Notes: Predicted 3D model of a 158-nucleotide RNA (FMN riboswitch aptamer (RFN element)) from a Spirochaetales bacterium. Rfam family: FMN riboswitch aptamer (RFN element). From the family's description: The RFN element is a highly conserved domain that is found frequently in the 5'-untranslated regions of prokaryotic mRNAs that encode for flavin mononucleotide (FMN) biosynthesis and transport proteins. This element is a metabolite-dependent riboswitch that directly binds FMN in the absence of proteins. In Bacillus subtilis, the riboswitch most likely controls gene expression by causing premature transcription termination within the 5' untranslated region of the ribDEAHT operon and precluding access to the ribosome-binding site of ypaA mRNA.The FMN riboswitch structure, reported in present an FMN-bound six-stem junction, adopts a butterfly-like scaffold, stapled together by opposingly directed but nearly identically folded peripheral domains. The coordinates come from a structure-prediction model, not an experiment, and the mean pLDDT is 80. The model forms 100% of the base pairs in the Rfam consensus. It was read from a public genome assembly, where an Rfam model found it.
[in-house]
RNA sequence: UACGAUUUUCAGGGCCAGGUGAGUCUCACGUUGUGAGGUAAUUCCUGACCGGCGGUUAUAGCCCGCGACUCGCCGCAUCCCCUUUCAAGAGGUGGCACGGUGACUGAAUCGGUGAAAUUCCGGUGCCGACGGUAUAGUCCGGAUGGAAGAAAAUCGCU
Numbered sequence: 001u002a003c004g005a006u007u008u009u010c011a012g013g014g015c016c017a018g019g020u021g022a023g024u025c026u027c028a029c030g031u032u033g034u035g036a037g038g039u040a041a042u043u044c045c046u047g048a049c050c051g052g053c054g055g056u057u058a059u060a061g062c063c064c065g066c067g068a069c070u071c072g073c074c075g076c077a078u079c080c081c082c083u084u085u086c087a088a089g090a091g092g093u094g095g096c097a098c099g100g101u102g103a104c105u106g107a108a109u110c111g112g113u114g115a116a117a118u119u120c121c122g123g124u125g126c127c128g129a130c131g132g133u134a135u136a137g138u139c140c141g142g143a144u145g146g147a148a149g150a151a152a153a154u155c156g157c158u
Stems, first nucleotide, its partner, number of pairs: 003156008016047004023039007048138002050128002052066004061126002070103006079095002081092004108124005130141003
């Protein structure tokens, strides 16, 4: 220095202001409702704000790939369920966790500089899982979870 093994740590940001008023409550009229008032969206409208990880001749939410969410298939416990047994135990084309594997997986252009940039500078755009709730990238929840990956230590080996 490279590689391998083990362990440890870390590993996501962002809603405020104004407007509207579904629903709901109260009251009046007096009837299948109408009117007035209160309350009511971080979700609607206007503006605001945010951007995981690796790679890429040069710095990327929207170039390539990965992760998270969701779904399928296979395996499957010492756990659960079912059958059987006095019991121990045995059996199951059964299930969860877990492991493996696959599917799905959003969005950009113009000009400039340069050797080189869909990455920088300038302009104008666009995108953002699922469940809940007045329709959510920003609230609440699964999640004190999982994880791409980053770093460190120890050991081995060259």